[in-house]
RNA sequence: UAUAGAUAAAGCCAAAUCUAUCGUGAGGUAGAGACGGAAAGCUGCGGGUCCGUAGGGCGGAUAGCCGGGUUGCCUUG
Numbered sequence: 001u002a003u004a005g006a007u008a009a010a011g012c013c014a015a016a017u018c019u020a021u022c023g024u025g026a027g028g029u030a031g032a033g034a035c036g037g038a039a040a041g042c043u044g045c046g047g048g049u050c051c052g053u054a055g056g057g058c059g060g061a062u063a064g065c066c067g068g069g070u071u072g073c074c075u076u077g
Base pairs, nucleotide, nucleotide: 003077004075005074012037013036017032018031019030020029021028022027035064041070042069043068045067046066047065048062049061050060051059052058053057
């Protein structure tokens, strides 16, 4: 440096739900919470799903739906 891995250690993230709040909505943010995760870090590039509007279409959401790109901890081989 590349690859493999969650067995160990130190850590990390945080589903559902509840409260508050933002949004037409999907959904987002903060706190509590912990189903789970080896990138459940980041990125809307491709696909899927969802929302708004609509004749076509266009705009938006979802990264914890899948894939890609990119950055990274630890141990062992």
c-di-GMP-I riboswitch aptamer from a Desulfobacterales bacterium, 77 nucleotides, folded computationally. The prediction has a mean pLDDT of 80. The sequence was found by an Rfam model in a public genome assembly. The organism belongs to Desulfobacterales, within Bacteria. The model forms 95% of the base pairs in the Rfam consensus.